[in-house]
RNA sequence: GGCGCGUUGGAGUAACGGUCAUCUCACCUGGCCCUCAUCCAGGAGACUGCCGGUUCAAAUCCGGCACGCGUCA
Numbered sequence: 001g002g003c004g005c006g007u008u009g010g011a012g013u014a015a016c017g018g019u020c021a022u023c024u025c026a027c028c029u030g031g032c033c034c035u036c037a038u039c040c041a042g043g044a045g046a047c048u049g050c051c052g053g054u055u056c057a058a059a060u061c062c063g064g065c066a067c068g069c070g071u072c073a
Stems, first nucleotide, its partner, number of pairs: 001072007010025003018056001027043005049065005
């Protein structure tokens, strides 16, 4: 340098082009308890790596770029 795959809350993970982007763990608040843990209820947290394009509508399709992995030279 060529080709392929991947990038979504703090971590992991889902999402036929169509609801306010799902769930688990962690975190916060309250309840329960003598207390803690467990358990129960609730909450905050990602506008989906970045920039464009297609579309009535894009995490999803297309192009470029960045980063990571694999592979070929």
A computed fold for a 73-nucleotide RNA from a Streptosporangiaceae bacterium, annotated as transfer RNA.
The coordinates come from a structure-prediction model, not an experiment, and the mean pLDDT is 80.
It matches the Rfam family "tRNA". Rfam classes the family as a transfer RNA.
The sequence is in RNAcentral, with records from ENA and MGnify.